[in-house]
RNA sequence: CUCGAAAAAGGCAAAUCAUCCGAAAGGAUGAGACGCAAAGCCACUGGCCUAAGUCCUGAGAAACCGGGAUAUGGCAGCAGGGUUGCCGGGU
Numbered sequence: 001c002u003c004g005a006a007a008a009a010g011g012c013a014a015a016u017c018a019u020c021c022g023a024a025a026g027g028a029u030g031a032g033a034c035g036c037a038a039a040g041c042c043a044c045u046g047g048c049c050u051a052a053g054u055c056c057u058g059a060g061a062a063a064c065c066g067g068g069a070u071a072u073g074g075c076a077g078c079a080g081g082g083u084u085g086c087c088g089g090g091u
Base pairs, nucleotide, nucleotide: 001090002089003088004087011036012035016031017030018029019028020027021026034077040083041082042081044080045079046078047075048074049073053070054069055068056067057066058065
């Protein structure tokens, strides 16, 4: 530098459940393992999820209740990119 076939030391932890945080998406902790060679870390690019607030709008006397758009909120276990790194094979 490159690769992940076999092996070892180990690591992480989907769904689901409980508690907590959050408007939601989602997150934290514990239980739990579907999977993962970066399933370590970073929202930079694309993508996806949500819509409290804001804007537009329907109905209504009003309060209340809807519909649409929008990230400044998220997802690193969607892909790319950046960055760090264990073990082993090859060079």
The RNA shown here (c-di-GMP-I-GGC riboswitch aptamer) has 91 nucleotides and comes from uncultured Desulfatitalea sp. The model forms 95% of the base pairs in the Rfam consensus. It was read from a public genome assembly, where an Rfam model found it. NCBI's taxonomy places the organism under Bacteria, Pseudomonadati, Desulfobacterales, Desulfosarcinaceae, Desulfatitalea. Its mean pLDDT, the model's own confidence on a scale to 100, is 87.